This is a predicted structure of a 74-nucleotide RNA (transfer RNA) from Limosilactobacillus panis. Its Rfam family is "tRNA". The family's RNA type in Rfam is transfer RNA. The prediction has a mean pLDDT of 80. The organism belongs to Limosilactobacillus, within Bacteria. The RNAcentral record of the sequence draws on ENA and Rfam. RNAcentral records the identical sequence in 2 taxa.
[in-house]
RNA sequence: GGAGCGGUAGCGCAACUGGAUAGAGCAUCGGUCUUCUAAACCGAGGGUUGAGGGUUCAAGUCCCUCUCGCUCCA
Numbered sequence: 001g002g003a004g005c006g007g008u009a010g011c012g013c014a015a016c017u018g019g020a021u022a023g024a025g026c027a028u029c030g031g032u033c034u035u036c037u038a039a040a041c042c043g044a045g046g047g048u049u050g051a052g053g054g055u056u057c058a059a060g061u062c063c064c065u066c067u068c069g070c071u072c073c074a
Base pairs, nucleotide, nucleotide: 001073002072003071004070005069006068007067010026011025013023019057028044029043030042031041032040050066051065052064053063054062
């Protein structure tokens, strides 16, 4: 330099062929229980879906540019 895959909550990940109000787990916080802690159970908060633009009635999803990571080729 070329190609492929990926970037979604603090962390590791879902989200079908474009049609939802973007979800669940762990973590965090609150509560029940317990002498206390842990465990268990119940609940809550937390997201500019890497950035910018485009297409569309509608974009995490399609197109373009940029950026970061991994892999392959040279």